Record summary: Predicted 3D model of a 1554-nucleotide RNA (small-subunit ribosomal RNA) from a Polyangia bacterium. The RNAcentral record of the sequence draws on ENA and SILVA. Rfam family: Bacterial small subunit ribosomal RNA. Its mean pLDDT, the model's own confidence on a scale to 100, is 83.
[in-house]
RNA sequence: UCAUCGGAGAGUUUGAUCCUGGCUCAGAGCGAACGUUAGCGGCAGGCCUAACACAUGCAAGUCGAGCGAGAAAGUGGAGCAAUCCAUGAGUAAAGCGGCGGACGGGUGCGUAACACGUGGAUAAUCUGCCCUCUAGCGGGGGAUAACACUCCGAAAGGAGUGCUAAUACCGCAUGUCACACAGAGGACCCUGGUCUUCUGUGGAAAAGGGGGCGCCCGCAAGGGGCUCUCACUAGAGGUUGAGUCCGCGGCCCAUCAGCUUGUUGGCGGGGUAAUGGCCCACCAAGGCUAAGACGGGUAGCUGGUCUGAGAGGAUGAUCAGCCACACUGGGACUGAGACACGGCCCAGACUCCUACGGGAGGCAGCAGUGGGGAAUAUUGGACAAUGGGCGCAAGCCUGAUCCAGCCAUGCCGCGUGAGUGAUGAAGGCCUUCGGGUCGUAAAGCUCUGUGGGAAGGGACGAAAAAGCUGCAUCUAAUACCUGCAGCCUUGACGGUACCUUCUUAGCAAGCACCGGCUAACUCCGUGCCAGCAGCCGCGGUAAUACGGAGGGUGCAAACGUUGCUCGGAAUCAUUGGGCGUAAAGCGCACGUAGGCGGUUCGGUAAGUCGGAUGUGAAAUCCCUCGGCUUAACCGAGGAAGUGCAUCCGAAACUGCCGAGCUUGAGUACGGAAGAGGGUCUCGGAAUUCCCGGUGUAGAGGUGAAAUUCGUAGAUAUCGGGAGGAACACCAGUGGCGAAGGCGGAGACCUGGGCCGAUACUGACGCUGAGGUGCGAAAGCGUGGGGAGCAAACAGGAUUAGAUACCCUGGUAGUCCACGCCGUAAACGAUGAGCGCUAGGUGUUGGGGGUAUUGACCCCCCCAGUACCGCAGCUAACGCGUUAAGCGCUCCGCCUGGGGAGUACGGCCGCAAGGCUAAAACUCAAAGGAAUUGACGGGGGCCCGCACAAGCGGUGGAGUAUGUGGUUUAAUUCGACGCAACGCGCAAAACCUUACCUGGGUUAAAUCCACUCGAACCUUCUAGAAAUAGAGGGGUGCCUUCGGGAGCGAGUGAGAAGGUGCUGCAUGGCUGUCGUCAGCUCGUGUCGUGAGAUGUUGGGUUAAGUCCCGCAACGAGCGCAACCCUUGUCGUUAGUUGCCACCAGUUCGGCUGGGCACUCUAACGAGACUGCCGACGUGAAGUCGGAGGAAGGUGGGGAUGACGUCAAGUCCUCAUGGCCCUUAUGCCCAGGGCUACACACGUACUACAAUGGCCGGUACAAAGAGUUGCCAUCCCGCGAGGGCUCGCUAACCUCAAAAAACCGGCCCCAGUUCAGAUUGCAGUCUGCAACUCGACUGCAUGAAGUCGGAAUCGCUAGUAAUCGCGGAUCAGCAUGCCGCGGUGAAUACGUUCCCGGGCCUUGUACACACCGCCCGUCACACCAUGGGAGUCAGGUGCUCCAGAAGUGGCUUUGCUAACCCGCAAGGGAGGUAAGCCCCCAAGGAGUGACUGGUGACUGGGGUGAAGUCGUAACAAGGUAGCCGUAGGGGAACCUGCGGCUGGAUCACCUCCUUU
Repeated sequence: UCAUCGGAGAGUUUGAUCCUGGCUCAGAGCGAACGUUAGCGGCAGGCCUAACACAUGCAAGUCGAGCGAGAAAGUGGAGCAAUCCAUGAGUAAAGCGGCGGACGGGUGCGUAACACGUGGAUAAUCUGCCCUCUAGCGGGGGAUAACACUCCGAAAGGAGUGCUAAUACCGCAUGUCACACAGAGGACCCUGGUCUUCUGUGGAAAAGGGGGCGCCCGCAAGGGGCUCUCACUAGAGGUUGAGUCCGCGGCCCAUCAGCUUGUUGGCGGGGUAAUGGCCCACCAAGGCUAAGACGGGUAGCUGGUCUGAGAGGAUGAUCAGCCACACUGGGACUGAGACACGGCCCAGACUCCUACGGGAGGCAGCAGUGGGGAAUAUUGGACAAUGGGCGCAAGCCUGAUCCAGCCAUGCCGCGUGAGUGAUGAAGGCCUUCGGGUCGUAAAGCUCUGUGGGAAGGGACGAAAAAGCUGCAUCUAAUACCUGCAGCCUUGACGGUACCUUCUUAGCAAGCACCGGCUAACUCCGUGCCAGCAGCCGCGGUAAUACGGAGGGUGCAAACGUUGCUCGGAAUCAUUGGGCGUAAAGCGCACGUAGGCGGUUCGGUAAGUCGGAUGUGAAAUCCCUCGGCUUAACCGAGGAAGUGCAUCCGAAACUGCCGAGCUUGAGUACGGAAGAGGGUCUCGGAAUUCCCGGUGUAGAGGUGAAAUUCGUAGAUAUCGGGAGGAACACCAGUGGCGAAGGCGGAGACCUGGGCCGAUACUGACGCUGAGGUGCGAAAGCGUGGGGAGCAAACAGGAUUAGAUACCCUGGUAGUCCACGCCGUAAACGAUGAGCGCUAGGUGUUGGGGGUAUUGACCCCCCCAGUACCGCAGCUAACGCGUUAAGCGCUCCGCCUGGGGAGUACGGCCGCAAGGCUAAAACUCAAAGGAAUUGACGGGGGCCCGCACAAGCGGUGGAGUAUGUGGUUUAAUUCGACGCAACGCGCAAAACCUUACCUGGGUUAAAUCCACUCGAACCUUCUAGAAAUAGAGGGGUGCCUUCGGGAGCGAGUGAGAAGGUGCUGCAUGGCUGUCGUCAGCUCGUGUCGUGAGAUGUUGGGUUAAGUCCCGCAACGAGCGCAACCCUUGUCGUUAGUUGCCACCAGUUCGGCUGGGCACUCUAACGAGACUGCCGACGUGAAGUCGGAGGAAGGUGGGGAUGACGUCAAGUCCUCAUGGCCCUUAUGCCCAGGGCUACACACGUACUACAAUGGCCGGUACAAAGAGUUGCCAUCCCGCGAGGGCUCGCUAACCUCAAAAAACCGGCCCCAGUUCAGAUUGCAGUCUGCAACUCGACUGCAUGAAGUCGGAAUCGCUAGUAAUCGCGGAUCAGCAUGCCGCGGUGAAUACGUUCCCGGGCCUUGUACACACCGCCCGUCACACCAUGGGAGUCAGGUGCUCCAGAAGUGGCUUUGCUAACCCGCAAGGGAGGUAAGCCCCCAAGGAGUGACUGGUGACUGGGGUGAAGUCGUAACAAGGUAGCCGUAGGGGAACCUGCGGCUGGAUCACCUCCUUU
């Protein structure tokens, strides 16, 4: 500085992360449609589908100033009337003729093409009307329509005869410049051009129309003459328009790869305005194509439009340019122009008329109709304006156009009111009940008047032309024409826009959304139902996601939905992507086209760069200004249009041409290495077989076996022989090769690479679409060979099965020759080539240096190979001079998963099959790397009564108890692996009690109001009771005498009540992993991140205990310690405890006394690896020892981290929500929870002699007790009863401890074991022991003789065994919780089972292995391939046929103009007709293609709970996968070769650190 102003993301794969990658959303737009709603105006737009069919009207006529002819109605007049005259009127209508119907208007079928766009060419062309110029416009002739008459026809229409005119038609004259042809030159050019000189030949006209006139002829009519004008003729130039040709540009399919015979070219003709195979004859054999021919599909092209930052992408309505078409197909005529939308001819389909003989028609013009469709308007007005045709003009015509009508289809503008108004009204909704919100919103008060309504005024668009008047120009002219001035006249829209006045807040707001993306939240209803959904996803009883409501958010006369386009999508990447593992490097090489290419000089100017010129239509976009009140809209000027063409200039770079150079590349010479390739030959070891010897009963094989071999002599062993295949050791992340691949030795032939030193060539190079060759294993063909191995197959095992893994056999094959196949995890999952960019180490080949007897002890260079690593790169893993780094060149490949490397088609193959390679449909993912966990029939380390070593049990019996199941009116409910099952229940006869049956009912607490009564005590009746009814006793306290306080009863009101549901809405409490050693945080550091580090490592510990090390340093919750108890001692204290000493004694700590001891219960001490030694890192610590009551946590307890199990409990309690309210609440009686074919858990008692029974004698601890424990004494065989002392308890009582010990009996038996069951008789508790208590006595005397598979507890005062106490409790204990007595055995050890901790590894798991997941089969649905066929469509080829028509030929008929002829007639020419070429429709045959359909069939996909197995993911239980071959219900299995994208262990090599 006017025309530079601009680029946003989000959701969704996961437990989480980063990346890859698809899907989806937010934006803008539309000729839209649909749903709900709707006040006004302006400006635009309006069949996208059936180029489907069309009724009706209109859309192209005009000229009398080219020509001939020419009405009628009506009116007037005459006449008696018939009729006539005038007018109408030279009008209407028609004809000849001219111009226009080739424009304007419509549509987008066809067309992939010079159709379009853009720029050129035409020296290869035409052009009516128009403009300019030149020269003319002389003189004749013959017809014909109209018309009249006749005839045919239903009609449409036609035929014949006769008359007539012209600016209609036809000869003749003229013809200069000019035109055509032929010929001869010149100049400039260059396809057939322009200019110019000359000669020859050829061809034309309307003397027409109109106006005027001073002259002439004529009686007149008229004619001549002159002039103006409109036409006309010939020609030149221009303009405009058109034709033709060329360069370049713009769709898809290569699963269309070869196409072409007028094809390509030539010569000569024809044809055209004109070039040209455009057409024809002849000649030649060409032409096009991977830079995509030919074929198929689709499509009008463009300016522009939409989107986008742009580059692009999509699109081609309205407006504008071009093209094509006009019912379908063909054809020409006329004309300046057409192969002609509202012209002609023919054919076809369709529609209509018909007298059946024939005719008529073409809305893709404007309206309109039917149809199709999701869908698109009035059968309107006017030529007033703009434009067009005709005309001298007036004018006529104009569905072009201008207007109006319909439609929210779009854009734009306006309104539906404004101000004030808090008792924050009523009402709605929510509520924690306090309130909040709708909300200044409403009402009320004060205003305004846009739109709407009423009345009045009222446009712009109009200026011309014509006419009249005047002036000027022109002219002979006062005509005409032209110009100027004046007058006059013209509006569909429309009484519209606009203006003024009046009227009343009165008449004017909806739609979508409110889980995230995405602005906006609550209540109710519903209960995986109904439904929602753009993606993710909501809904299974507390849904901000469904439906309704209140509220809110957004937009607003609209708002949403659907469809489509661009964007976001860098998701086809030119700008601007990738290919080791995500999709993606061809298996490897050679090489064609193509692409790219070292260095120096000179030239050129194609690319490139600069400038200029032309063009790039207008409109649109952009800028400025202007016009409608604004805007949309419109006008003017500018800018832009990134393009194309031409000219001039520059010469660095690329290209091209020329001349050089040596560094790229190559050649020659010398040397060394090598499983490089091919052929031939040779060798030894081993397996197998054969022969012989020795020798005897087994061998072989496996996890274990068996099939198998062997007394007919195997296996073993010795000797001899045969045959085939493969080459131990050397051997090595060693070597060679392009890859596949190559391994005994020798000979021959042969390829490549490396090193060294010189010389030569002089860019000879790199890559490489197609192409060609090579190419493991398996497989195929033919012929050999065949020892071993070994798909298939057979048998034996294993197993639920075992079409497998294991074993015994065994055929193709493996080997050779020749020929195919052409694929592999053909891998470094990494194309080839070149250059550049730190190093270190090893190794192979070669060369050099130093010093040496000697070089691979050392150093340097080149080439290969391997590891580590800097920078850099990478999503990460990792790569890292052998790049996956930084660059260049070329090729190949990828674009979500599945379907599918499949189908179809094509090519190859003998086959198997290979190469190329989709779609429908379906999903919202599929993936890569890394992280944290979890898991593994992965690894390492460690722990635990985990195993082992032991002791005792359970599982068998009987009983008890709990549970399941069953039963029942009810058997209330809960708990279900460990971690439910002697659990809730530390006590079910009633109660408890929640269950069942029956009876009854507003019961209890609190508060309020009213009534009554003191309170209170008590009797009777009915009843099973609850309950109901009837009585009796009793009259208190305060008082202002009204009453009040308190208590009780009744009524009413709110209110209660629920062991009803949801433990998956919750709190609290609890279990469990687990008393396992873990779980975390802050800061720092590392990583893009999830995360890591710390917490890993080396030691050590019971321990994340401690030490050392360390990018970590610290800290918290856990561990430990602190607490309780127990073990030793001390101090203090001494009753109810104790008694050593003293005294007494009834001999009992009984008494005095004492507190020493025991004990009690408070406070202390003590133990800390403190000391010594060893080991260890002069560490932590471990081992041993000393001392000590106790030694390494002394024993035991309490104490339970972050979390897990939606673990348990709504029936302890609390609590949200839901549900019940004369009941799911409450009360009462009875019953049930105690049932009983069974099954399980937990216990008790046993099975006996380590015992049972009888008798006797000892020794505890810890507890409990006044509604209680209860002594002594008496009664009873006993349970117990009676009387009652003591004790609120270190005092009294329960209370006897038992096992043990001593003595005796039993003698191995279903017993003197065991005690179930049953009978009888009792005791106690209690309102009450029937269902259903405990105990006692007598009698009875079951199973059971140590327990299958399996399984539990315990490591020391423990197990085992023995008794005692307590809670609950009226009573009831084999259970539970405690207490003490007696008192063991064993632990080598960590391989295994189980559980756990740490580290590491794999993972396709994350609901986390009780995971995930594969295939067949069965069922339902969907799309698709094949398919005997069948139907349809377009199309190629070969024939038949041949309308109309152009052209050609003929001249049988006919024939005005011209010629000859006096004429007749003839000629020329024309025409009808005929024939020929071409050719549309049609017909026949055949081929390939496309689509529909098709019995049946193939696979595929999808589908909460189907079947069979278990293939894969961990070493997935036989590592997996790739190719190939065989086999099998299926996943799959097996053989051969290959890969690591296999875990684990060992060894080897290399590297790093110390």